Context: one part of a larger RNA
RNA sequence: GCCGGGGAGUGCACGGUCGUGGCGAGCUUAAGGGGUUCAACCCCGAAGGCGUAGGGAAACCGACUAGCCCGCAGCCGCCUUCCAGGCGGCGAGGGGCGGGGUCCUAACAGGGCCCGGAGUCACGGCCGUGCGACCAGAAACCGGGCGAUCUAGGCGGGGGCAGGGCGAAGCCGGGGGAAACCCCGGUGGAGGCCCGAAAGGGUUCUGACGUGCAAAUCGUUCCCAUGACCUCCGCCUAGGGGUGAAAGGCCAAUCUAGCCCGGUGAUAGCUGGUUCCCGCCGAAGUGGCUCUCAGGCCAGCCCCGCUGGAGGCUGGCUGCGGGGUAGAGCUACUGAUUGGGCGUGCAGGGGGCGGAAGCCCCCGACGCUCAGUCAAACUCCGAACCUGCGGCCGCCGUAGAAGGCGGGAGUGGGGCUCCCCGGGGUAAGCCUGGGGGCCGAGGGGGGAACAACCCAGACCGGGGUUAAGGCCCCAAAGUGCCGGCUAAGUGCCAAGCUUAAAGGGCGUCCCCCGCCUAAGACAGCGGGGAGGUGGGCCUAACAGCAGCCAUCCUCUAAGGAGUGCGUAACAGCUCACCCGCCGAGGCGGGGGGCCCCGAAGAUUGGUCGGGGCUUAAGCCGGCCGCCGAGACCCCGGGCCCCAGCCUCUUUGAGGCUGGGUGCGGUAGGCGGGCGUCGGGGUGGCGCAGAAGCCGGGCCGUGAGGUCCGGUGGAGCCGCUCCGAGCGUGGAUCCCGGC
Numbered sequence: 001g002c003c004g005g006g007g008a009g010u011g012c013a014c015g016g017u018c019g020u021g022g023c024g025a026g027c028u029u030a031a032g033g034g035g036u037u038c039a040a041c042c043c044c045g046a047a048g049g050c051g052u053a054g055g056g057a058a059a060c061c062g063a064c065u066a067g068c069c070c071g072c073a074g075c076c077g078c079c080u081u082c083c084a085g086g087c088g089g090c091g092a093g094g095g096g097c098g099g100g101g102u103c104c105u106a107a108c109a110g111g112g113c114c115c116g117g118a119g120u121c122a123c124g125g126c127c128g129u130g131c132g133a134c135c136a137g138a139a140a141c142c143g144g145g146c147g148a149u150c151u152a153g154g155c156g157g158g159g160g161c162a163g164g165g166c167g168a169a170g171c172c173g174g175g176g177g178a179a180a181c182c183c184c185g186g187u188g189g190a191g192g193c194c195c196g197a198a199a200g201g202g203u204u205c206u207g208a209c210g211u212g213c214a215a216a217u218c219g220u221u222c223c224c225a226u227g228a229c230c231u232c233c234g235c236c237u238a239g240g241g242g243u244g245a246a247a248g249g250c251c252a253a254u255c256u257a258g259c260c261c262g263g264u265g266a267u268a269g270c271u272g273g274u275u276c277c278c279g280c281c282g283a284a285g286u287g288g289c290u291c292u293c294a295g296g297c298c299a300g301c302c303c304c305g306c307u308g309g310a311g312g313c314u315g316g317c318u319g320c321g322g323g324g325u326a327g328a329g330c331u332a333c334u335g336a337u338u339g340g341g342c343g344u345g346c347a348g349g350g351g352g353c354g355g356a357a358g359c360c361c362c363c364g365a366c367g368c369u370c371a372g373u374c375a376a377a378c379u380c381c382g383a384a385c386c387u388g389c390g391g392c393c394g395c396c397g398u399a400g401a402a403g404g405c406g407g408g409a410g411u412g413g414g415g416c417u418c419c420c421c422g423g424g425g426u427a428a429g430c431c432u433g434g435g436g437g438c439c440g441a442g443g444g445g446g447g448a449a450c451a452a453c454c455c456a457g458a459c460c461g462g463g464g465u466u467a468a469g470g471c472c473c474c475a476a477a478g479u480g481c482c483g484g485c486u487a488a489g490u491g492c493c494a495a496g497c498u499u500a501a502a503g504g505g506c507g508u509c510c511c512c513c514g515c516c517u518a519a520g521a522c523a524g525c526g527g528g529g530a531g532g533u534g535g536g537c538c539u540a541a542c543a544g545c546a547g548c549c550a551u552c553c554u555c556u557a558a559g560g561a562g563u564g565c566g567u568a569a570c571a572g573c574u575c576a577c578c579c580g581c582c583g584a585g586g587c588g589g590g591g592g593g594c595c596c597c598g599a600a601g602a603u604u605g606g607u608c609g610g611g612g613c614u615u616a617a618g619c620c621g622g623c624c625g626c627c628g629a630g631a632c633c634c635c636g637g638g639c640c641c642c643a644g645c646c647u648c649u650u651u652g653a654g655g656c657u658g659g660g661u662g663c664g665g666u667a668g669g670c671g672g673g674c675g676u677c678g679g680g681g682u683g684g685c686g687c688a689g690a691a692g693c694c695g696g697g698c699c700g701u702g703a704g705g706u707c708c709g710g711u712g713g714a715g716c717c718g719c720u721c722c723g724a725g726c727g728u729g730g731a732u733c734c735c736g737g738c
Base pairs, nucleotide, nucleotide: 001738002737003736004735005734006733011131012130013129014128015127016126017125018124019123020122021121022120023119026050027049028048032044033043034042035041054061055060064098067097068096069095070094074090075089076088077087078086079085099115100114101113102112103111104110134273135272136271137270141263142262143261144260145259146258152237153236154235155234156233157232158231159230160229161227163195164194165193166191170187171186172185173184174183175182176181200223201222205219207218208217239255241251242250243249276673277672278671279670280669281668286299287298288297289296290295300411301410302408303407304406305405306404307403311396312395313394315393316392317391318390319389320388321387322386323385327381328379329378334375335374336373338371339370340369341368342367343366344365346364348363349362350361351360352359353358414439415438416437417436419435420434421433422432423431424430444455445454446453459637460636461635462634463633464632465631469627470626471625472611473610474609478624480623481622482621483620484619485618491613492612503597504596505595507594508593509592510591511590512589513588514587515586516585524581525580526579527578528577530554531553532552535549536548537547560575564573565572638663639662640660641659642658643657644656645655646654647653648652674727676724677723678722679721680720681719682718683717684716685715692711693710694709695708696707697706698705699704
């Protein structure tokens, strides 16, 4: 891992509610007892319980045997009448008044609770509470025991340490010294001394190994090796305790509190798992409170039942109201704000004059004014839009809505979205709000792929038509038509993005404006481009051309007191300006479309989904056709709800006809079924072959059922009622096999 077996909402008590049944102003037994084939069952047993009256803490007091009105279903009558319907009467239940009991109180204000008789017992469904309470899972806590054959320390009795080196004290000899004492040679053999086997250790390679030889080993290297040494045997210390040259180390591969058993099914707001089918409806991730934020409680939203009996409402239009956003505006307020003008004794700052008083100028302030700007916490204004009430339309509703009551939940981590509006942030698949949509819980088609983007809400089968999106090939449908643009492979992208900006472009197309132009423009080529004069100043010099000032006059077709280059200064080249040649548009500005640059990334040249595409298979505009979903339409079928009719063992079941602008679905609610095991009753099958197993046919929407053949070799099944240890693929589930 697979297969087989096991494996999770149960039982009792009490309570709530619904259903069914018995009896009913009553209902009912408990313990216990009698009968019994001591089984089922029958009978006895009102003690007690609930109900029949409430209010009040209590003392205590104590209620409509229905007075009035409305009115659903239903019944009756009349009218009309095919039906449908209209009017009237009664009207259980229902509703509205009125009335009453009691408590509070001074109250004959007012208010609370209650009153016009329905309960109770049993069984069953669902739920709650208590118990282990759906199953599995702690880390822990407590009690009683078992452990020092591992290891820590200690005690008692034993054992062990090759060889070599260094050479303390003491002693002997010699020397020195007054002495204390010192020196030299030898002897001697001290030492938690040195080197190094055994023994002990376990440093380095951070080597080998790392499903190992091994739950700590192997190799190399290293430390120590007469000592605080190593070691054997016996003995002692025990769990909040021991032992510890101290690391929270060690106490049997376990230690910041050992192990075993018990309390024990501890507890777990956490995690995982929780087993057959079909049908109907179908959520929430919000608000409040919470030692609350992974949980709860109440409300909201979902489901089911009862009641109720005619209205209800998400939409549109309209009338009358509410609002102060977007926008806009500001000599309409508050505040901000740029430049100018005028005015003013206006506290202040700076400057000038003056001996001072003071005067003048500037800045500033204030006022007026001209022009220009801003505001979430500004508004003289002011939409769209939202909203209240009324009317009309629309939609839902007697096939029963709204409302009311009861029972059962789940949810209370949400997410995406330029669809719209906010706040924070450089931004984010970011954080946080309001409205809508969608995913969640939604399959199908499109978007290359892709929860939430586009289309569109899937009961089943078949046929057709469209939507979004597409129609060269992959790949269904146009190599469709008309006009324009693009030359970059730009592009072949709805958006998200797989992307792009500021700023640039004699790229190209279109539109507008101004000026010049047959009295000849623009470009090019040829010629002229002069004189006063080298203007004045400055300067070493500066002559059109360093700089400063001025910038005139003359001759002219025209020519600057000079546009640029140049020189030391001149010279020289050139331009402006004029003429000629030429002969038709030219120059400048603004706007728009496509395109280009700006533009660098990590796996291939490596991508528009790909191939590939250039008067397109790109972009813009227009037109026709076609393809394309489970959408829409048609045919057939099923289920559910409703109405009518018929039948029957009629408070229900079945059949037929008709209606549905019903049938996606997680959590969840409700309904109906299938199967397994056992039991009561009843009916059957089986050695002429039961169960089980294998293969196949048929039936049922399905769980499943049935038949045939084979195998097997002794039990099995239908119907009905009852009772469950009742359905497995998952839990790193448990056990076994392979």

Model confidence (mean pLDDT): 83 of 100.
The part of an RNA shown here (large-subunit ribosomal RNA, domain II) has 738 nucleotides and comes from a Thermoprotei archaeon.